The RNA shown here (c-di-GMP-I riboswitch aptamer) has 90 nucleotides and comes from a Syntrophomonadaceae bacterium.
NCBI's taxonomy places the organism under Bacteria, Bacillati, Bacillota, Eubacteriales, Syntrophomonadaceae.

RNA sequence: AGGCGUCAAGGGCAAACCCAUUGAAAGGUGGGGACGCAAAGCCACAGGGUCUAAGGUGCUUAUCGGCACUACGAUAGCCAGGCUGCCGCU
Repeated sequence: AGGCGUCAAGGGCAAACCCAUUGAAAGGUGGGGACGCAAAGCCACAGGGUCUAAGGUGCUUAUCGGCACUACGAUAGCCAGGCUGCCGCU
């Protein structure tokens, strides 16, 4: 340096749920809490998937509204990819 990964050592992160907060929503943030994770560290107008639909477009309605489509919104703990990292074995 490359490859592999744990009944080792020191540890790390934190699902659901609850409270507060933020957002149109999906979701995010903080605290509590642990389902799990060998990258559950970082990267989203670089790939795919999924979620939401404020705004926009179309249809409908006398109107209020409703329905459908749409991401330069979100998801890295969906997959794939890139970068970086502890320890052990080889």

The sequence is in RNAcentral, with records from Rfam.
The prediction has a mean pLDDT of 86.